A computed fold for a 1380-nucleotide RNA from an uncultured prokaryote, annotated as small-subunit ribosomal RNA. The sequence is in RNAcentral, with records from ENA.
[in-house]
RNA sequence: GCCUAAUACAUGCAAGUCGCACGAGGGCAGCCUUCGGGCUGAGCCGAGUGGCGGACGGGUGAGUAACACGUGACCAACCUACCUUCGAGAGGGGGAUAACCUGGGGAAACCCGGGCUAAUACCGCAUGACGUGUCGUGCUCGCAUGGGCGUGACACCAAAGGGAGGCCUCUACUUGUAAGCUUCCGCUCGAAGAGGGGGUCGCGACGUAUCAGCUAGUUGGUGGGGUAACGGCCUACCAAGGCUACGACGCGUAGCGGGUCUGAGAGGACGACCCGUCACAUUGGGACUGAGAUACGGCCCAGACUCCUACGGGAGGCAGCAGUGGGGAAUAUUGCGCAAUGGUCGAAAGACUGACGCAGCGACGCCGCGUGUGGGAGGAAGCCCUUCGGGGUGUAAACCACUGUCAGGGGGGACGAAACCCGGACGGGCGAAUAGCCCGGACGGCUGACGGUACCCCCAAAGGAAGCACCGGCUAACCCCGUGCCAGCAGCCGCGGUAAGACGGAGGGCACGAGCGUUGUUCGGAAUUACUGGGCGUAAAGCGCAGGCAGGCGGUCUGUUAAGUCUUUUGUGAAAAUCCGGGGCUCAACCCCGGAUGUGCAUAGGAUACUGGAGGGCUGGAGACUGGUAGAGGCGAGCGGAAUUCCUGGUGUAGCGGUGGAAUGCGUAGAUAUCAGGAAGAACACCUGUGGCGAAGGCGGCUAGCUGGGCUGGAUCUGACGCUCAUCUGCGAAAGCGUGGGGAGCAAACAGGAUUAGAUACCCUGGUAGUCCACGCCGUAAACGAUGGGCACUAGGUACCGGGUCUAUAGACAGGUUCGGUGUCGUAGCUAACGCAUUAAGUGCCCCGCCUGGGGAGUACGGCCGCAAGGCUGAAACUCAAAGGAAUUGACGGGGGCCCGCACAAGCGGUGGAGCAUGUGGUUUAAUUCGAUGCAACGCGAAGAACCUUACCUGGGCUUGACAUAUACGUGAAAUCCCGUGGAAACACGGGACCCUCUUCGGAGCUCGUAUACAGGUGCUGCAUGGCUGUCGUCAGCUCGUGUCGUGAGAUGUUGGGUUAAGUCCCGCAACGAGCGCAACGCUUGCUCCAAGUUGCCAGCGGUUCGGCCGGGGACUCAUGGGGGACUGCCGGUGAUAAACCGGAGGAAGGUGGGGACGACGUCAAGUCAUCAUGGCCCUUAAGCCUAGGGCUACACACGUGCUACAAUGGCCGGUACAAAGGGCUGCAAGCCUGCGAGGGUGAGCGAAUCCCAAAAAGCCGGUCCAAGUUCGGAUUGUAGUCUGCAACUCGACUGCAUGAAGCCGGAAUCGCUAGUAAUCGUAGAUCAGCAAUGCUACGGUGAAUACGUUCCCGGGCCUUGUACACACCGCCCGUCACA
Repeated sequence: GCCUAAUACAUGCAAGUCGCACGAGGGCAGCCUUCGGGCUGAGCCGAGUGGCGGACGGGUGAGUAACACGUGACCAACCUACCUUCGAGAGGGGGAUAACCUGGGGAAACCCGGGCUAAUACCGCAUGACGUGUCGUGCUCGCAUGGGCGUGACACCAAAGGGAGGCCUCUACUUGUAAGCUUCCGCUCGAAGAGGGGGUCGCGACGUAUCAGCUAGUUGGUGGGGUAACGGCCUACCAAGGCUACGACGCGUAGCGGGUCUGAGAGGACGACCCGUCACAUUGGGACUGAGAUACGGCCCAGACUCCUACGGGAGGCAGCAGUGGGGAAUAUUGCGCAAUGGUCGAAAGACUGACGCAGCGACGCCGCGUGUGGGAGGAAGCCCUUCGGGGUGUAAACCACUGUCAGGGGGGACGAAACCCGGACGGGCGAAUAGCCCGGACGGCUGACGGUACCCCCAAAGGAAGCACCGGCUAACCCCGUGCCAGCAGCCGCGGUAAGACGGAGGGCACGAGCGUUGUUCGGAAUUACUGGGCGUAAAGCGCAGGCAGGCGGUCUGUUAAGUCUUUUGUGAAAAUCCGGGGCUCAACCCCGGAUGUGCAUAGGAUACUGGAGGGCUGGAGACUGGUAGAGGCGAGCGGAAUUCCUGGUGUAGCGGUGGAAUGCGUAGAUAUCAGGAAGAACACCUGUGGCGAAGGCGGCUAGCUGGGCUGGAUCUGACGCUCAUCUGCGAAAGCGUGGGGAGCAAACAGGAUUAGAUACCCUGGUAGUCCACGCCGUAAACGAUGGGCACUAGGUACCGGGUCUAUAGACAGGUUCGGUGUCGUAGCUAACGCAUUAAGUGCCCCGCCUGGGGAGUACGGCCGCAAGGCUGAAACUCAAAGGAAUUGACGGGGGCCCGCACAAGCGGUGGAGCAUGUGGUUUAAUUCGAUGCAACGCGAAGAACCUUACCUGGGCUUGACAUAUACGUGAAAUCCCGUGGAAACACGGGACCCUCUUCGGAGCUCGUAUACAGGUGCUGCAUGGCUGUCGUCAGCUCGUGUCGUGAGAUGUUGGGUUAAGUCCCGCAACGAGCGCAACGCUUGCUCCAAGUUGCCAGCGGUUCGGCCGGGGACUCAUGGGGGACUGCCGGUGAUAAACCGGAGGAAGGUGGGGACGACGUCAAGUCAUCAUGGCCCUUAAGCCUAGGGCUACACACGUGCUACAAUGGCCGGUACAAAGGGCUGCAAGCCUGCGAGGGUGAGCGAAUCCCAAAAAGCCGGUCCAAGUUCGGAUUGUAGUCUGCAACUCGACUGCAUGAAGCCGGAAUCGCUAGUAAUCGUAGAUCAGCAAUGCUACGGUGAAUACGUUCCCGGGCCUUGUACACACCGCCCGUCACA
């Protein structure tokens, strides 16, 4: 322990009792009997009459927002059975009626008639008071009506000599009994008490104003009625009141309190159990009885429902205890007992008691206990992990030794019990009494549902007893596997897309533990409704402004009062609960005792500073008076000029107008332009100013009139007259509305022209409402200082506007000071920061308004206002995990400033068009292996694909394997070589030859075979990685330490002024230093010196075959090594005297001399798992290995990079010069012979400063071609060859002859280059058998043009600015449409 259905209820029980109130009846005992029965007795049962009790106890929370409840008062306006105390009494009568008998009706419930009878039932009469009522009177008191105590008169009202026990003193009969006596119980009247009840009032205690007005018995009075009692409680009449913004009335919700939960508290939420109280008892209404009810287990009526019925009628009320159906997420036994406590009745025994005491069920809560304790391995098995070494579970287990709670078995065994009552020594009272009765009474006896329970003892035995959630952060606890944005998790943030500590499982761990999690609910954290204890410039939030009633707050002095306030007292604040101290169950929970608290209300006394009340003063606040003064303050009236447009006329001719450029439009019917005259309406240039005025909106030509406010000087008056302000009232830009005017210009709508992809826009030409006036509405705005009003206080500087005053002056200007106003900068302080800062957003006080996450939404509904448009007030459902403020660092901008770069520009040459080469895409294919994809992939990996390479495809084969290591066994006839068969080979099968080396002989090494471990993989993941590389970018940047500033992110340094190629340097500076970058050092090249002089060189000497060839020489060139030289060092100028720049001298070289190498912090999940390495995954007679052939070379197309050209600055032919740097023994090869040639044959020399490749080419000289698709161009094709190679079919290069295509300088677009550069010319090398090389890398020859300049394109650097961006503009994001 039914929170829901105050839903419906079968069955049983829950309120009866008394024979000591009464009369019957039954039963029992005795006696008698005519056997039908009668009498007597005790008082066993007992319906009825009667009494008391059924108004308590028990249940529920529907109703109720109320004097229902709580608290405190009051009743001078009341009642009270039983109980207690006191006083008085109880006399004498009467008539009935149940039961019972009898008759009748009805199915029943039950009812009706007749007859008999009793009472403590009922009714008169008597007695009556200190009783009640009326009238009078005295005293006294109080709180308004009035109360209390006396006293007099009149009237009125009672009862049960009943019951029980006993006795014989009195009385009567007289044995003994009784009407007598006695005791007890009961009865009547009255007074009081206790307890209980009724009524009244103050205060307290829910939401809603989108409920603002409510009320007819309503408010009051008078008479009457009614009640225990006051009262419109009821009634008649009279009056017209009563309540309400301090929230009436309405609606919704709800029993209230002690308390419970939470909280530091203040609070918030709740009102189970227990206690107090109220209300209710199927729904609604009503009374009766009674002390008490408008009565849960009483009555009557009505309704709904259920049941019975013979259809005529009847019966019923679990929100008592159990229990049932139903509802629901959900809540127990139709148990035992009156033994205890309590209740009713009774004299008592006792009866009744689903109150209560117990037991049963539910881990629902709280508390206590167990499931073992100690020892036990460098640590079993299993399982898990692993870096394969090991680690974890883990002293955990096993095993050894012990213990014995709980459960189990056996035995013992309570407390709760003491009363009542019975017995009773004894004491007391009444009484005539030693009868009797009554009272007390030590002691003894009787009584246990729980229960054979708690508890105790013995026995046996580690034996029977552990789960649940969690392990990404918050939050204690981590690994493996599976899964692969799936399955799933999730309180919030968020996990999961192939290495998931977040999903699922496992191992392990952490936390609780007979529980643990989940869900729901409440409070807390939440200062997130802020009383304690918040805010409103920009985050949500100041009403658009003012006036002002109610309300709130209010200067100074004085006395008074004592309401607030403070202090003391008294009463109350129930118990339980909470807290503290004790005590009892073995402990605790639990229970008991004592104390404290209960912050409240009432009460009496006191205090008087402050606030308040009422009184008297004051002048400083406020106002008045008076003299001045500035002003677009307001209202109505009049006047003015410039401009615009229109009209009339003149002059005049072809355009005007408009734009970025145009067009629409206007104009030959005369425009625009210009002159003159006239008309109309609106607005007032210059002055004009972070100037002025006004409360705000707002106000601007001039004049006078009417009028409001401010400031200033004086110090004459009033005497707090003040501040603020819900509701309310007024004012209130523009637009809009109504009526009537007016209408020049401008101009929504509209029309046309442009722009554009479109252009319902921006631009242009027109143009109507409107803009203007009068009157009346509307009532809004970024109505903004996004900052309500008032008062006071708190550093200053500066400027302006309006007054006063002082000084100076002849005066003006000027200087000082003071009051008021308007700006700006700034200290303290404040602020999240930005910022504000005497005009506060500072410090205080007073009053008002407003806010409480974003969206929905200032929407809907309702109400009020409005002619309408619409305004004011103003939600919810639902949805999101944010929305937002300020500042920071970046990034970005069709923002700004400064500055670089072949970035543009200026130039030269190309690409894009052609043919071919090469790479890529695409397509194709059995395969066309793979990778690279904007710059930064695409002559890239590849510095060489016919086989090989090779990774791809097809076919054929092998399975410890082509390769590595280890072990075991075998082998030495092995390995190896040769042959045969099949075959494309690999391979398979068969045959033959060959008999290993070392050895201290045990064996070792080597080889092969078999077997086991394992090998192998260019299979996947570059988004798991290392390494390497690209790119921004050779751009000048990127950071740190200390200090300082900032709450912080962060800033400063690194910004600024100059300068540089440069964060290069100088100066300045809250910074001072430092690091990685820049530069420099190292390489190369340019000049020179020194040393050494072969294979290099040759000036001079000699020789010579005329070749540095030889002798010689070191001078020169050159080669090698080492030095010097260049540093803005010198001069002049500019500049801050700096750094530096400009110019010059000297010098081979001048301001980094040229070139290369060198690449900061980082970015791109950039590239690479196919160079290599490597985690994980995958394959294991294949995804490994071998092999032949094919493919990577395909071809409608598209793109990139190149070569050759298109020609005369050229082609071709002949002649003739000048390099550098390389390479060479599987090589380079001279020379000679041969071939038209590629080449072939032979072969000196050279491992190379010696020999060779090797001819450099453009150039120069001479000739020819003559503008033509050519003597340009060479593709393509045919054919004949050469070379390499096992092999040139797919698919090599080269040569000869023949063929001779496109192409006549290239659209849009686009690339490179700033000097020995571009352009152009050839040379060499790597790779390599050969070569698809026109590629790449290097080398030299010839050798230009141009740069005004930084506006623009691209990229970059620094400073600054805006930002709603931060995977950062390839961002973010809005609307529409379509689809899901």

Annotation: Rfam family: Bacterial small subunit ribosomal RNA.